[in-house]
Context: one part of a larger RNA
RNA sequence: GAACGCUGGCGGCAGGCCUAACACAUGCAAGUUGAACGAACCCUUCGGGGUGAGUAGCGCACGGGUGCGUAACGCGUGGGAACAUGCCCUUGGGUACGGAACAACAGUUUGAAAAGACUGCUAAUACCGUAUGUGCCCUAAGGGGGAAAGAUUUAUCGCUAAAAGAUCGGCCCGCGUUGGAUUAGCUAGUUGGUGGGGUAAUGGCCUACCAAGGCGACGAUCUAUAGCUGGUCUGAGAGGAUGAUCAGCCACACUGGGACUGAGACACGGCCCAGACUCCUACGGGAGGCAGCAGUGGGGAAUAUUGGACAAUGGGGGCAACCCUGAUCCAGCCAUGCCGCGUGAGUGAAGAAGGCCUUAGGGUUGUAAAGCUCUUUCAGUCGUGACGAUGAUGACGGUAACGACAGAAGAAGCACCGGCAAACUCCUUGCCAGCAGCCGCGGUAAUACGGAGGGUGCGAGCGUUAAUC
Numbered sequence: 001g002a003a004c005g006c007u008g009g010c011g012g013c014a015g016g017c018c019u020a021a022c023a024c025a026u027g028c029a030a031g032u033u034g035a036a037c038g039a040a041c042c043c044u045u046c047g048g049g050g051u052g053a054g055u056a057g058c059g060c061a062c063g064g065g066u067g068c069g070u071a072a073c074g075c076g077u078g079g080g081a082a083c084a085u086g087c088c089c090u091u092g093g094g095u096a097c098g099g100a101a102c103a104a105c106a107g108u109u110u111g112a113a114a115a116g117a118c119u120g121c122u123a124a125u126a127c128c129g130u131a132u133g134u135g136c137c138c139u140a141a142g143g144g145g146g147a148a149a150g151a152u153u154u155a156u157c158g159c160u161a162a163a164a165g166a167u168c169g170g171c172c173c174g175c176g177u178u179g180g181a182u183u184a185g186c187u188a189g190u191u192g193g194u195g196g197g198g199u200a201a202u203g204g205c206c207u208a209c210c211a212a213g214g215c216g217a218c219g220a221u222c223u224a225u226a227g228c229u230g231g232u233c234u235g236a237g238a239g240g241a242u243g244a245u246c247a248g249c250c251a252c253a254c255u256g257g258g259a260c261u262g263a264g265a266c267a268c269g270g271c272c273c274a275g276a277c278u279c280c281u282a283c284g285g286g287a288g289g290c291a292g293c294a295g296u297g298g299g300g301a302a303u304a305u306u307g308g309a310c311a312a313u314g315g316g317g318g319c320a321a322c323c324c325u326g327a328u329c330c331a332g333c334c335a336u337g338c339c340g341c342g343u344g345a346g347u348g349a350a351g352a353a354g355g356c357c358u359u360a361g362g363g364u365u366g367u368a369a370a371g372c373u374c375u376u377u378c379a380g381u382c383g384u385g386a387c388g389a390u391g392a393u394g395a396c397g398g399u400a401a402c403g404a405c406a407g408a409a410g411a412a413g414c415a416c417c418g419g420c421a422a423a424c425u426c427c428u429u430g431c432c433a434g435c436a437g438c439c440g441c442g443g444u445a446a447u448a449c450g451g452a453g454g455g456u457g458c459g460a461g462c463g464u465u466a467a468u469c
Base pairs, nucleotide, nucleotide: 002465003464004463005462006461009341010340011339012338013337014336015334016333017299022297023296024295026294027293028292031058032057033056036055037054040051041050042049043048065252066251067250074177075176076175077174078173079172080171083169088165090163091162093160094159095158096130097129098128099127105120106119107118108117109116110115136145137144138143150157151156152155178224179223180222185215186214187213190212191211192210193209194208195207196206197205227249228248229247230246231242232241233240234239254275255274256273257272258271277288278287279286280285305331307330308329309328313327314325315324316323317322344374345373346372347371354365355364356363357362378410380405381404382403383402384401388396413458414457415456416455417454418439419438420437424453425452426451427450434441435440
């Protein structure tokens, strides 16, 4: 964050699975670079241009979702020292000489498929070696270790080691942070030390040995519940309740475990193992993970479109053009909420007719209607038509807005009327049918049930239920 009943004209701004962290068909949600590289194909004015599978670089650790777990340095707040930091900024150096491969490709071949296997060829900013190395790291102070990559339009972009900054992060500590004592004792890597290992880094983080400590009625341990906060609701405040939307932090990504790559993960749309489930199969074997955006089934009182666009803002890649972006911006649905507007205005007494009541005279509905005179908001039709975009570029959208036209024309309900508590009579019923928040009504004159007339209160809403103060 509501739901249900009756009713329902328009607009603006917000909000929209609180339940099954249940299972998911289908589509999309992370790519980009030819100014790193060699093939292949297409076009060619033969200068070159284009498209991509593959190698390579950067990104995929952001953005988006959810609240399972967690009572914890998780969060909030205030401090701290033993750290790392891609891209960005500043500074002064270096960018030398070589080498061997592997994809792609070609051939052969296994398999139903997913996917491979063998042989051969090849490039690079991929990989390896050597040199240099002021600076850097280690040191027993002798010494030892350790870089690089080029591209082109020729002036730029890169690469490498180092120092400083910024940013983002890892770690430690004080204090605060729900209930239960019908949970009173808990603890052996446990508490501390030494040596070693490990990490970016401190540390029982890990390990060998030594000591026997450490925590606890200021509530340890156990158990239940719970993401925390800025805030939100309420209240004069103190407080109480709460943590939807928005923002910060944390945790998680079918369940459990593990590491790899990397500046950064133990990684939602990566890998491996195990498990449950689903699907394909030629039964040999394989594939998958919506707590991304839509959408489906299920659960539920209950919660939306398998929409448009990258125009703006931002993000990734790229020198750029540009490409990608269910982030985002918009549109659609829903009275879910808040706010605004309308459903007409003036006049009109024969106080019409009809209804209801009546003491039958009348009263009331009621200026209400009709009639007459006007207006045109909104909705409708036609025309013009933006801001948002800074030269080009607008999904929204022919939208907002403006002008013209027609005609009162298209637009009122819901609950209540015994007291609390604003609002009263008649009929029907007869402790029946029923009402009800409490007190209580109903057994033949019911202002309390049901209907009618009238009235009261709110009004595109009104009531009921649930919830908090």